[in-house]
RNA sequence: GCCUUUAUAGCAUAGUGGUAGUGCGUUUGCUUUGUAAGCAAAAGGUCGUGAGUUCAAUCCUCACUAAGGGCU
Numbered sequence: 001g002c003c004u005u006u007a008u009a010g011c012a013u014a015g016u017g018g019u020a021g022u023g024c025g026u027u028u029g030c031u032u033u034g035u036a037a038g039c040a041a042a043a044g045g046u047c048g049u050g051a052g053u054u055c056a057a058u059c060c061u062c063a064c065u066a067a068g069g070g071c072u
Base pairs, nucleotide, nucleotide: 001071002070003069004068005067006066007065010024011023012022013021018055026042027041028040029039030038048064049063050062051061052060
């Protein structure tokens, strides 16, 4: 220098052009003499940044940024 993969909640991880989920974690409540476990509920995401296509973009296209891999 060229090619390629990935970027989603505190952590890990799914997702499909039509309101973004799951597990763990956090908070509150119930249960217990108390703790743990168990049960119920809640909070927490501008889906890496910007632009484009579309009635509508986390998803499709382009650029950029960051990380990983391959070739020379």